[in-house]
Predicted 3D model of a 477-nucleotide part of an RNA (small-subunit ribosomal RNA, 5' domain) from Mallotus nudiflorus.
Context: one part of a larger RNA
RNA sequence: AGAAGAAUGCUGGCGGCAUGCUUAACACAUGCAAGUUGGAUGGGAGGUGGUGUUUCCAGUGGCAGACGGGUGAGUAACGCGUAAGAACCUUCCCUUGGGAGGGGAACAAGAGCUGGAAAUGGCUGCUAAUACCCCGUAGGCUGAGGAGCAAAAGGAGGAAUCCGCCCGAGGAGGGGCUCAUGUCUAAUUAGCUAGUUGGUGAGGCAAUAGCUUACCAAGGCGAUGAUCAGUAGCUAGUCUGAGAGGAUGAUCAGCCACACUGGGAUUGAGACACAGCCCAGAGUCCUACGGGAGGCAGUAGUGGGGAAUUUUCUGCAAUGGGUGAAAGCCUAACAGAGCAAUGCCGCAUAGAGGUAGAAGGCCUAUGGGUCGUGAACUUCUUUUCCUAAAGAAGAAGCAAGGAUGGUAUCUUGGGAAUAAGCAUUGGCUAACUCUGUGCCAACAGCCACGGUAAUACAAAGGAUGUAAGCGUUAUCU
Numbered sequence: 001a002g003a004a005g006a007a008u009g010c011u012g013g014c015g016g017c018a019u020g021c022u023u024a025a026c027a028c029a030u031g032c033a034a035g036u037u038g039g040a041u042g043g044g045a046g047g048u049g050g051u052g053u054u055u056c057c058a059g060u061g062g063c064a065g066a067c068g069g070g071u072g073a074g075u076a077a078c079g080c081g082u083a084a085g086a087a088c089c090u091u092c093c094c095u096u097g098g099g100a101g102g103g104g105a106a107c108a109a110g111a112g113c114u115g116g117a118a119a120u121g122g123c124u125g126c127u128a129a130u131a132c133c134c135c136g137u138a139g140g141c142u143g144a145g146g147a148g149c150a151a152a153a154g155g156a157g158g159a160a161u162c163c164g165c166c167c168g169a170g171g172a173g174g175g176g177c178u179c180a181u182g183u184c185u186a187a188u189u190a191g192c193u194a195g196u197u198g199g200u201g202a203g204g205c206a207a208u209a210g211c212u213u214a215c216c217a218a219g220g221c222g223a224u225g226a227u228c229a230g231u232a233g234c235u236a237g238u239c240u241g242a243g244a245g246g247a248u249g250a251u252c253a254g255c256c257a258c259a260c261u262g263g264g265a266u267u268g269a270g271a272c273a274c275a276g277c278c279c280a281g282a283g284u285c286c287u288a289c290g291g292g293a294g295g296c297a298g299u300a301g302u303g304g305g306g307a308a309u310u311u312u313c314u315g316c317a318a319u320g321g322g323u324g325a326a327a328g329c330c331u332a333a334c335a336g337a338g339c340a341a342u343g344c345c346g347c348a349u350a351g352a353g354g355u356a357g358a359a360g361g362c363c364u365a366u367g368g369g370u371c372g373u374g375a376a377c378u379u380c381u382u383u384u385c386c387u388a389a390a391g392a393a394g395a396a397g398c399a400a401g402g403a404u405g406g407u408a409u410c411u412u413g414g415g416a417a418u419a420a421g422c423a424u425u426g427g428c429u430a431a432c433u434c435u436g437u438g439c440c441a442a443c444a445g446c447c448a449c450g451g452u453a454a455u456a457c458a459a460a461g462g463a464u465g466u467a468a469g470c471g472u473u474a475u476c477u
Base pairs, nucleotide, nucleotide: 001477002476003475006473007472008471009470010469013347014346015345016344017343018342019340020339021305026303027302028301030300031299032298035063036062037061040060041059043057044056045055046054070258071257072256079183080182081181082180084178085177088175089174090173093171094170095169096168097167098166099165101135102134103133104132111124112123113122114121115120140149141148142147154163155162156161184230185229191221192220193219196218197217198216199215200214201213202212203211233255234254235253237248238247239246240245260281261280262279263278264277284293285292286291311337313336314335315334319333320331321330322329323328351379352378353377360371361370362369363368385414386413388411390409421466422465423464424463425462426447427446428445432461433460435458436457
């Protein structure tokens, strides 16, 4: 000198754009954050009633809850970065070849009875489906000699037709796996390893593989730093520097890991699943003591910790996501508003004229000098500010009519009105005098200053720097 997710002292007018628990991955009251579908389906309830019909709902079924959002505890390794590879899977989407024949039995809900304080059940007898099962069929799979195994569902409409269903092939996008290389510190860590290294058989997986297992062999890694220990999410980037480098990994973007702690699987195309399930543990809550409930590292918010970090706000109008044939519904993603000078940028606090160089302060050699055109005064303007009214673009979509959060902006009226501090002033370093104090009180980044004429302390006047900020502290270059 530059920087910042800063804090703090004094001060503080406005706007735009950003940013905002770096500490306790500490504990959490309360609300909300993932639903949707009646054009899959049997029922129940309501409205209207002259007809056509219409609305809502708990179930069964489908799709989505594996995305989006958060955090960085763990992890020094195939985690990440770069570059390759072969033995794989893929819902929805796109292209394409075929197909959907014949039957059946249930289970919820609703009904009846009934247990429990509750959470939540139990029994009996019905019932529908795009839920489930059987037979038939197959350009698929296994196998290669015969042969064996495996599908399907309908719905809407007056109709055309549309939306779905099953088996193949190709694609796109996504994911799993392998490998080369790079990736912090310490040798006051030198030896480490028995599923360990390799083979055969078997199992297992979507797939390769000691991934698992039985047997066999005795290998494998290591001063080019194994192993152990400490620390740490990685990167594109960010800061600094002429560069080489050094430091760093907030926001935004890619990848990884985690979801009270530790295990486990189920469902599914995909999870070993933040707001799913089971078990154990810690701590919390309810209880009729028999038993139950929950997991903010989602968004607001609370306590605690801390030098320190915001509202228990509005809206789905836009962008995107889920679902639906669609209208639509849901969306604390997101878009906005609120708070904070936390940062960057912009604007204002007035403009022009105005010397009797007024009064007053300070200095003085007592002549005067300076604050100082500064003020007063005259004139002009209204960015901001106050009052009242109007009001976009974004805006496309949608069958149509219409509706659409919040803001910018503009017009009228008013009046210079509402708006300047902070630090420094011995040298480094821009800016000086007086008074007080007298090695005292103090100052201080370094040199140093202060013991009676202190430009260095304190105050006053002046000056310098910067400016809605200016100093200080800690950190990095």
RNAcentral holds the full RNA, with entries from SILVA. Its mean pLDDT, the model's own confidence on a scale to 100, is 84.